RNA sequence: GGGCCCGUAGUCUAAUGGUAAGACGCCUCCUUCGCAGGGAGGAAUUUCGAGUUCGACUCUCGACGGGUCCA
Numbered sequence: 001g002g003g004c005c006c007g008u009a010g011u012c013u014a015a016u017g018g019u020a021a022g023a024c025g026c027c028u029c030c031u032u033c034g035c036a037g038g039g040a041g042g043a044a045u046u047u048c049g050a051g052u053u054c055g056a057c058u059c060u061c062g063a064c065g066g067g068u069c070c071a
Base pairs, nucleotide, nucleotide: 001070002069003068004067005066006065007064010024011023012022013021018054026042027041028040029039030038031037047063048062049061050060051059
């Protein structure tokens, strides 16, 4: 330098054009003398830009980052 794949919450993973979701973790409350455990509730997420579309995590293009292969 070129080909291919990937980028969603603190972590891991769903959502294949129509309300962004689950587990663990975090916070609050209840339960306990206290802790653990259990129960209820809450905050937090689509790498960035442009395009297509009534509507984009999703489709297209570019940038950035990561992985892999070739040189």